[in-house]
RNAcentral holds the full RNA, with entries from SILVA. The part of an RNA shown here (small-subunit ribosomal RNA, 5' domain) has 540 nucleotides and comes from a metagenome. Its Rfam family is "Bacterial small subunit ribosomal RNA". Gene Ontology terms of the family: ribosome and structural constituent of ribosome. Model confidence (mean pLDDT): 80 of 100.
Context: one part of a larger RNA
Order: sequence, then C1' cells, then structure tokens
RNA sequence: GAACGAACGCUGGCGGCGUGGAUUAGGCAUGCAAGUCGAGUGAGGACGAGGGCUUCGGCCCUCGAUUCGAGCGGUGAAAGGGUGAGUAAUGCAUGGGCAAUCUAUCCGCGAGUCCGGGACAACUACUGGAAAUGGUAGUUAAUACCGGAUAGCCCAGGACGAAGGUAUUUUUGAUCUGGUAAAGGGGGGAACCUUUGGGCCUCUCACUCGCGGAGGAGUUUAUGUCCUAUCAGUUUGUUGGUGGGGUAAUGGCCCAUUAAGGUAAUGACGGGUAGCCGGAUUGAGAGGUUGAUUGGCUACACUGGGAUUGAGACACUGCCCAGACUCCUACGGGAGGUUUCAGUUGAGAAUCAUCCGCAAUGGGCGAAAGCCUGAUGGUGUGACGCCGCGUGGAGGAUGAAGGCCUUCGGGUUGUAAACUCCUGUCACGUGAUGAGAAAGGCUAGAGGUUAAUAUUCUCGUGUCUGAUAAUUUAUGAGAGGAAGUCACGGUUAACUCUGUGCCAGCAGCCGCGGUAAUAUAGAGGUGGUAAGCGUUGUUC
Repeated sequence: GAACGAACGCUGGCGGCGUGGAUUAGGCAUGCAAGUCGAGUGAGGACGAGGGCUUCGGCCCUCGAUUCGAGCGGUGAAAGGGUGAGUAAUGCAUGGGCAAUCUAUCCGCGAGUCCGGGACAACUACUGGAAAUGGUAGUUAAUACCGGAUAGCCCAGGACGAAGGUAUUUUUGAUCUGGUAAAGGGGGGAACCUUUGGGCCUCUCACUCGCGGAGGAGUUUAUGUCCUAUCAGUUUGUUGGUGGGGUAAUGGCCCAUUAAGGUAAUGACGGGUAGCCGGAUUGAGAGGUUGAUUGGCUACACUGGGAUUGAGACACUGCCCAGACUCCUACGGGAGGUUUCAGUUGAGAAUCAUCCGCAAUGGGCGAAAGCCUGAUGGUGUGACGCCGCGUGGAGGAUGAAGGCCUUCGGGUUGUAAACUCCUGUCACGUGAUGAGAAAGGCUAGAGGUUAAUAUUCUCGUGUCUGAUAAUUUAUGAGAGGAAGUCACGGUUAACUCUGUGCCAGCAGCCGCGGUAAUAUAGAGGUGGUAAGCGUUGUUC
C1' cells in the first nucleotide's frame, strides 16, 4: 500500500447493487416450510331442483357440468432449502475403464391390453384406555391384491454356425425345450344390436412386454491433495487362492477351506488439524494466504444403531430399538426433535422481519381449471462493502464584527460572512403513468383427425389475471432539511500561543515531558480524507 462476512470510538443526508450468526453442530415457546388427483374408487354430508308422507317438529325417494372433510388407491415426498460436526480418503479435482452395472418420469420404435376370483379400510355393532391409540364381529368398491390364458425380439437351459477381441468371452443368425404381462378412466357419435348403462366406431389419458436414446446413479483405476520421526515398525479377514452366499453389479463385501502373506524411510502405523474444488485475495511474476456470498461434489439432520417401502433412502419436518434432555399423565403409560423461514434464550467484540405475494421464474400433482410451494419474487433492517449524487452557484473589501497571534505598526481567519442576483439535484407535499404479461382460461374464424359439420388438436381475433412498493414524469414551495473525522518532532503533507513541570500524560519505530514542550492538555490556524474518518484484529 491492498484486502475483509469484520468489531470498537466519534460522526451520519439520499439512492443503486451486493451482503449480514464466523462463537455453543448449545437449549428452544409459537406459526409456517409437501402436497395433490373425484377424469382410479365405495359410502356419506352440504346445497339446489322435482316428487311423496306428515303428529307441521320433520322424514323418505329421485336427479345434478354443483360442492366438501376423512378412508382405500396413484404419484410426489430421495427434489428444492440448511449446516460443515465428522472426514487426510469410503472425500475432492482432473483424465480413463465397466467384456462387472441399474435407471421412475421424458423421447423414438415394435407388439399387446382376454377370462375370472377372494379380501382389507371406510361404515355399522360391541368393547379396552385419562390420553396417545386400539381390540373383536359383520359388510363393501377399485387403475388395490390374487389366479388362469396368450407371447416375441425378453429370461433360463441345450446343441449348430458367422464376425471380432489380450481375455473370463462380446456381438450376431436361424433352431429346440421350459418360463414370465396387463386396468381401466374421460369426451363425442351416423348406421346396426340393446337390459338404454352400453356393445360398435372414433379421439384422448392411463396400463403391460421388449429394444434404443436422453438425463441420472453405482462401481473401479491413474495422478495430485496440510503439519508431526520427541510416532519406526505395522496388519490376522490381515494378503492371496479355491468353492459358496449376497448385491443391480465387481470384490474378504460375508462365510467355509487352504497357503503365509501384505505394507513401510518414495514415511507405513500413530498423533494433531481440516469438508474439497471452480474460485477469492495479494504480488511485476514466481509464489504465499484463503475456500463468506454464488456454482459443482461430499457428509450430517438431538446422540448411537437398524432395517422397511420404493426406480431411487438406510430417508432433515417417515418407522423401530437404545441413550440424554424437555413436556403431558388419572402414575398404568404417552408426546417431541429449528443445522427450513422468521423468532426466543444462553455464550460472545459481533451479525437482521415471529413482514407481503404466488403477479413473474421454477418445482410437485392434475386431462384441465387449479391447488400447494418461508424455493423464489419483493419490501424491511444494519454506512457492513462498492459505486453514484448532494449539503448550493455567480458577484461581493471600509478586507466589517468576533476569535487568535503580535515587535502594538499590524498580521491572520478571509471572498470566508453579511449583502445582491440566480438555480432547484436529493429530501418534502399533491397528482398521473408505462414496462414487468408471456403463457393459460373463456371466445369470432381457418386448417388437420374422423363415417361425421360431434369431440379433440394446431393456428388465430377479442377479453380476463400485478405482491408490496418502486421506477418514470408533471407540479408546488423554498437556500431552505443535510459535515464530520484524524493528524500537524522525524518517518509524513501540515505551526503558533497558553496550562502543566520526568507530574499529568503521549508513543507504530526513533523517542517526547525535570519552567520558554512545533511531541502532553486546551485554543487559534494549517494539512489529509470525506458520509465517512480513525483505531484494533487477520492475510499478502
């Protein structure tokens, strides 16, 4: 000199863009942060319309482009969001391999979607418990579950070729035996049939099997990745083989058996510290330091362990067990997990709102409308940082008054002020307005599909949808509301007076102060910087 997620002291007008729990991964009141689908499904409630009964209280039946909380079912909840405790390699970065692998949703292609069955919730009855939450019996639907059929390019096995590879073998052709599947929902309709629901036709969503792709994941390998030798030996599933088990898959991953190996001064093993990287910072560079925000990967979710479901988890707001802690209790037993967003308390030098909205972007579900979304978009707060703007401009000398200094003549503050003439940024008051809105819904019209002018899809006309504000702009008044801070001995730009008297004090270093202190304290003046300035801490 530069930098900072900074803190402290004094001061503080506005805006834009960023940024803000670095310490106790300490403890947490409260609210929110993951739902959605009735076009999968049974039963029910509400509302409306129609009809019937009535003791006039109400009850029953039918219908519906209506609507609703639970239940079964599907899908999502493994994403998004947070933190860095652990981790020195099961991590990360870069480059390879998988002839050792998996993949829901999405895209392309091929084939199919037939016939049946029995349950379980909900509900009803009885019943245990203070509660949390159950138990028994009966009944019911489905795109829930199960059985059968059909079946190839799929799977298993057998024999026969072709091509390739270092290889356990890979790819491929035809063939034989055995095996594996499904589910329906919605819209519309000319002829024919009809139990008036439909069959049938058509459009669309979903379902099953297979192949390929995209994106994702798993695994493996090479190289690199802090300090310590006052850590020198370490290891028994340890190192390898054979055979099994397990996995999507290789492998001591696990097991049986067998051999005695493996690793280390190129630092094993142990100890300490630490998430890693793209990057950031400094520096002419080499290098050093660092990993906040943001992006990628990783680990964790009160502490430790475990599996279930699923395409995917050993699962932050799922389950089970153990432990600590907090809360409820009828003492028998239960409930909970902020390292989501706000907020609280503690500790600390120190870090914000228990805000608004789904209008935009994106995500989940849904045919869609739409619903949900503390992701996200916004506003608020802190000079925490960077950048921009302002605190007025021009004229104005008897160089006013006052202050300070003085050799008492004067000098300086100083064109500074007063005064005159202007301007109107920002702030303040009153109005107006655009973009952010594209897509989607409804709706003239045109084209495709189709037997069809229905439906549906594509294009397209008009219309509807903005959270708090802010932006832009017009106008009003009026210099009015807006300057501090540190230094002045040398380093280092900037000097005098007074007080003090080795005292009080200053100080980064050299050093000042013991009666004339440009070094302490105050004042005047000057210099630097400026909505900041200075100090402290850390890095180069």